Model confidence (mean pLDDT): 86 of 100.
The part of an RNA shown here (small-subunit ribosomal RNA, central domain) has 350 nucleotides and comes from a metagenome.
The full RNA is in RNAcentral, with records from SILVA.
Rfam family: Bacterial small subunit ribosomal RNA.
Context: one part of a larger RNA
RNA sequence: UUGGGCGUAAAGGGCGCGUAGGCGGUGCGGUAAGUCACCUGUGAAAUCUCCGGGCUUAACUCGGAGUCUGCAGGCGAAACUGCCGUGCUGGAGUAUGGGAGAGGUGCGUGGAAUUCCCGGUGUAGCGGUGAAAUGCGUAGAUAUCGGGAGGAACACCUGUGGCGAAAGCGGCGCACUGGACCAUAACUGACGCUGAGGCGCGAAAGCUAGGGGAGCAAACAGGAUUAGAUACCCUGGUAGUCCUAGCCCUAAACGAUGGAUGCUUGGUGUGACCGGUACCCAAUCCGGUUGUGCCGAAGCUAACGCGAUAAGCAUCCCGCCUGGGGAGUACGGUCGCAAGGCUGAAACUC
Numbered sequence: 001u002u003g004g005g006c007g008u009a010a011a012g013g014g015c016g017c018g019u020a021g022g023c024g025g026u027g028c029g030g031u032a033a034g035u036c037a038c039c040u041g042u043g044a045a046a047u048c049u050c051c052g053g054g055c056u057u058a059a060c061u062c063g064g065a066g067u068c069u070g071c072a073g074g075c076g077a078a079a080c081u082g083c084c085g086u087g088c089u090g091g092a093g094u095a096u097g098g099g100a101g102a103g104g105u106g107c108g109u110g111g112a113a114u115u116c117c118c119g120g121u122g123u124a125g126c127g128g129u130g131a132a133a134u135g136c137g138u139a140g141a142u143a144u145c146g147g148g149a150g151g152a153a154c155a156c157c158u159g160u161g162g163c164g165a166a167a168g169c170g171g172c173g174c175a176c177u178g179g180a181c182c183a184u185a186a187c188u189g190a191c192g193c194u195g196a197g198g199c200g201c202g203a204a205a206g207c208u209a210g211g212g213g214a215g216c217a218a219a220c221a222g223g224a225u226u227a228g229a230u231a232c233c234c235u236g237g238u239a240g241u242c243c244u245a246g247c248c249c250u251a252a253a254c255g256a257u258g259g260a261u262g263c264u265u266g267g268u269g270u271g272a273c274c275g276g277u278a279c280c281c282a283a284u285c286c287g288g289u290u291g292u293g294c295c296g297a298a299g300c301u302a303a304c305g306c307g308a309u310a311a312g313c314a315u316c317c318c319g320c321c322u323g324g325g326g327a328g329u330a331c332g333g334u335c336g337c338a339a340g341g342c343u344g345a346a347a348c349u350c
Stems, first nucleotide, its partner, number of pairs: 004321003007304002012318001014201004021194003025088007033081002035077002038074005048066007091191001092188003095184004103177007110154001115149007125136002162169002206247006215241002220236004258317006266295011299306002323350003332343004
C1' cells in the first nucleotide's frame, strides 16, 4: 500500500525527445486467455458459526450442517477486455496551395551615445552631494568644433503585440534551418496518448584554456554619514560582464496551476489566416478556425478566487505530498577540475 490530496495550507518533475510499461476510435467474422454459469475432484483434523445430544448446569465434549472466499479438470455462454482475420474514416499523419512571426545557427553591415587619443578655439574652474570631501584641472581640465581608435548595447517603431518545449528571443541585410496556423479534403488507414529508466536542452553566477575589454561593476582603496558604519551616498577600481571551445545544471526555472482527449450559458478587446456582404478596390460589417487578454452563467473552492487558456464535468498516463524543528543536514552511492549538484535519513526535541 485502503483512503485523501498537490494555484496560495505539505505536494506538478525547469523543459523536451523517447525505451519498457500502462491506456486506447469504429463495422463484421472467428477464437475463448480474462470474464460468467453449471458439474466433478480436491480444499486434513482441531479452531470458528448455527442446530441437536451427553456429563445436575457451565466450561468441556460428541454428532450434523455451514465455512475453508482457493486450485485443477470437464461441459457450456460470447456482451465486454484480450488475441487472429478483414474493412471504415471521425483520431493521427501525408500531399498541394497560402500568408504571419524578436523561433534557431553562421557571415556581413549601420547610426546614435559613452570612453580614450590627436588637433583647433578658450580660461579657471570642473565634478559630486542632503550638505560636503576624496578625485580631476594653469604641465591648460570642464565646455565647444574637427579628425581618429575601440568595445558593448540596439532609442523611436514597441503593443496585457509576436515567436519558441522551456530556458529564452528585438538595429539592418544575406545564406542555411525548425515549428505552428489557414484553405482544399486528394492520399495512408488507428499508424494514437502518456512515459519509470535513458538521452538532449537548460537564465544568471561560477570554473578551465585562449582572446577582448568602451561602459558598468562584486572584491578592494579612499571620501563622507554615524555612538560605531566592515553599509546605504560619493570618487576611483580588479575579477566579471563580451567572443571562441569545453565544463557546471541551479532559480520565486512561476500561471507558485504536469501532459493528452471529450463535454459544458455568455459579453468584450487584440494577433494570424479564410469565407461572405458591398457595382469594382479599400475601409467597415457578418461568419469560421487558431492564438492571446479582460469581465462574468452554471459549477467548483476553506476563502481568495477559477470560470471553454477551468481551479467546472469525466477518462488515461506520469511526477509528487503525509506535523514543525533537526535538514535538503549526516552517512553511503554517483556526477563534477573545483564550487558543488543529484539521491537522501536518524537520534533528539516541540